c-di-GMP-I riboswitch aptamer from a soil metagenome, 91 nucleotides, folded computationally.
[in-house]
RNA sequence: GACAAAGGCACACCCGGCGAAAGCCGGGGCCGCAAAGCUUCGGGGCUACUGCAUUCGCGAGUUCGAGUGCAACGCCGGCCGGGCCGCCGAA
Numbered sequence: 001g002a003c004a005a006a007g008g009c010a011c012a013c014c015c016g017g018c019g020a021a022a023g024c025c026g027g028g029g030c031c032g033c034a035a036a037g038c039u040u041c042g043g044g045g046c047u048a049c050u051g052c053a054u055u056c057g058c059g060a061g062u063u064c065g066a067g068u069g070c071a072a073c074g075c076c077g078g079c080c081g082g083g084c085c086g087c088c089g090a091a
Stems, first nucleotide, its partner, number of pairs: 001088001008033002013028006031078001037084003041081003044076003050071008058061001
């Protein structure tokens, strides 16, 4: 980063699987991507099994059930930045 060339990846969605969920894996599919390759170092976002707090219910439990709020060690690289690797060679 080009009305170039050879290629690459694969949004949504569908099917199967894993997971509490976010989400991930495989197959199909192709919205798009010059790094939409790899990597959580920084930022940001998502989920809350679980924990804490609180409210309500009841057969009354600081050992039940449900709701709400907070919390990541979970998740997102196709959210941004950083780091590393990489095809081609016009302006």
About this RNA
Rfam family: c-di-GMP-I riboswitch aptamer. Rfam's curators write: GEMM was predicted in a large-scale screen for bacterial structured RNA regulatory elements.